RNA sequence: GACCGGGCACCGCCGAAGCAUCUGGGGGGAUGCACCGGGGACCCAACCUAUUGGGGCGAAUCCGCGAGAGCGGUAGGGCACUUCUCGGCCCGAGCCCGUCAGCUAACCCGGUAGGCGGCUGAGAAGGAGAGA
Numbered sequence: 001g002a003c004c005g006g007g008c009a010c011c012g013c014c015g016a017a018g019c020a021u022c023u024g025g026g027g028g029g030a031u032g033c034a035c036c037g038g039g040g041a042c043c044c045a046a047c048c049u050a051u052u053g054g055g056g057c058g059a060a061u062c063c064g065c066g067a068g069a070g071c072g073g074u075a076g077g078g079c080a081c082u083u084c085u086c087g088g089c090c091c092g093a094g095c096c097c098g099u100c101a102g103c104u105a106a107c108c109c110g111g112u113a114g115g116c117g118g119c120u121g122a123g124a125a126g127g128a129g130a131g132a
Base pairs, nucleotide, nucleotide: 010118011117012116013115014114018033019032020031021030022029023028034112035111036110037109038108039107044102053100054097055096056095057094062073063072064071065070076091077090078089079088081126082125083124084123085122086121
């Protein structure tokens, strides 16, 4: 000096998955706020009935080819303030409930994980912040 790997700090991305307090030696636990999800009337909707069960979270549905593995596409979704335009790169999974749930005020019950990246394309409009 180069290469590889690991840790920490900082700055970010997907996602609801953040902040604070209390407690404990610690792992952890509890609580509050914030964010997110489910259940749950009248009215409305539906006419249910189907074991070919039904339903939920999520962007993740659907179509074709294939014996299969998989391949090609696609509704939809993401990429450093927001929106629009142009361009580029990606995802398009998985899991759960357990025969049961439309909407739904009051009310009730839960979650706060996990996985990645390291200069962020250009233009316009708007906004925010910092400094003087």
The prediction has a mean pLDDT of 79. A computed fold for a 132-nucleotide RNA from an Actinomycetota bacterium, annotated as c-di-AMP riboswitch aptamer (ydaO/yuaA leader). It was read from a public genome assembly, where an Rfam model found it. Its Rfam family is "c-di-AMP riboswitch aptamer (ydaO/yuaA leader)". Rfam links the family to the GO terms cyclic-di-AMP binding and regulation of gene expression.